[in-house]
Context: one part of a larger RNA
RNA sequence: UUGGGCGUAAAGGGUGUGUAGGCGGUUUUGUUAGUCUACUGUUAAAGCUUCGGGCUCAACCCGAAAAGUGCAGUGGAAACGGCAAACCUAGAGGAUGCGAGAGGUGAACAGAACUCAUAGUGUAGGGGUGAAAUCCGUUGAUAUUAUGGGGAAUACCAAAUGCGAAGGCAGUUCACUGGCGCACUCCUGACGCUGAAACACGAAAGCGUGGGUAGCGAAUGGGAUUAGAUACCCCAGUAGUCCACGCCCUAAACGAUGUUCAUUAGCUAUUCGGAGUAUCGACCCUCUGAGUGGCGUAGCUAACGCGUUAAGUUGUCCGCCUGGGUAGUACGGCCGCAAGGCUAAAACUC
Numbered sequence: 001u002u003g004g005g006c007g008u009a010a011a012g013g014g015u016g017u018g019u020a021g022g023c024g025g026u027u028u029u030g031u032u033a034g035u036c037u038a039c040u041g042u043u044a045a046a047g048c049u050u051c052g053g054g055c056u057c058a059a060c061c062c063g064a065a066a067a068g069u070g071c072a073g074u075g076g077a078a079a080c081g082g083c084a085a086a087c088c089u090a091g092a093g094g095a096u097g098c099g100a101g102a103g104g105u106g107a108a109c110a111g112a113a114c115u116c117a118u119a120g121u122g123u124a125g126g127g128g129u130g131a132a133a134u135c136c137g138u139u140g141a142u143a144u145u146a147u148g149g150g151g152a153a154u155a156c157c158a159a160a161u162g163c164g165a166a167g168g169c170a171g172u173u174c175a176c177u178g179g180c181g182c183a184c185u186c187c188u189g190a191c192g193c194u195g196a197a198a199c200a201c202g203a204a205a206g207c208g209u210g211g212g213u214a215g216c217g218a219a220u221g222g223g224a225u226u227a228g229a230u231a232c233c234c235c236a237g238u239a240g241u242c243c244a245c246g247c248c249c250u251a252a253a254c255g256a257u258g259u260u261c262a263u264u265a266g267c268u269a270u271u272c273g274g275a276g277u278a279u280c281g282a283c284c285c286u287c288u289g290a291g292u293g294g295c296g297u298a299g300c301u302a303a304c305g306c307g308u309u310a311a312g313u314u315g316u317c318c319g320c321c322u323g324g325g326u327a328g329u330a331c332g333g334c335c336g337c338a339a340g341g342c343u344a345a346a347a348c349u350c
Base pairs, nucleotide, nucleotide: 004321005320006319007304008303012318014201015200016199017198021194022193023192025088027086028085029084030083031082032081034080035077036076037075038074039073040072041071042070049065050064051063052062053061054060091191092188093187094186095185096183097182098181099180103177104176105175106174107173108172109171110154114150115149116148117147118146119145120144121143125136126135162169163168206247207246208245209244210243211242215241216240220236221235222234223233258317260315262313263312266295267294268293269292270291271290272289273288274287275286276285299306300305323350324349325348332343333342334341335340
């Protein structure tokens, strides 16, 4: 390479936009370097195959014929593919009318809780634990009342809910803004799918500059525990957690399941639409579209399980795997302020 695979055995890129490339609906006509077909030439000999022959047989050897693939030329075919032209509407997109939503960005505001300050009441404890102690408190704590300040997060609603490409998103209101679904006709007329590179986004932690700092809290200090205790428990507490701007680019970034089209029993729950029926109206009921869950048939699977949201049945394009360790390491390159990231071996060994 052929071939086989990627939910859990090695293996789906963290996610999207998208260039090249690959693949691509329907009808007709033309054309044809793909494709198919016929012939010719060539494809050394040996070999393979068939027939005949020679060594006593065979292997082996000799003779003849045939086959074979590639290449080139000439003639033909036009279903498929390509190309050119024209058409179509079932894919895709647009218009119109509705609809749901923690989708995003910015600003303003709200109420609990916490903490700090001040003032009042009040007096000896408080706090903490398995038990204690460190710690706070007669310079008046804890408790309680009032007033004021501050930062962070938004109980209930809340759910098998919803939205987003993923990361993720939850108090309220306003402004700006992305995507999605349904209905009905109308419009464009294949404009599509995938996607190496490239670009953008990307939790937490971490980094830079400037702010902010209530609570929590790596590090650190102290008290305990213990043989010891660089821990678990307790009292404190810096960075950080928060904001703005700029970096970092990794996660069990998980559904451990790439994208997209088609196709193949159902039952049930729920979210958002539509139609019918019903009704004064709203429910109910039936059908239907788009999601999100549970169970399950055929089928698949090593099993577990999956099962119209497939891991079934097929196609398309991309990514990735090939025994364990060495190692996601060394070296080199690219990126980064750094931390480090991306790419990525071998010797040796079992």

Small-subunit ribosomal RNA, central domain from a Candidatus Tayloriibacteriota bacterium, 350 nucleotides, folded computationally. Its mean pLDDT, the model's own confidence on a scale to 100, is 86. The organism belongs to Candidatus Tayloriibacteriota, within Bacteria. Rfam family: Bacterial small subunit ribosomal RNA. Its family is annotated with structural constituent of ribosome and ribosome in the Gene Ontology.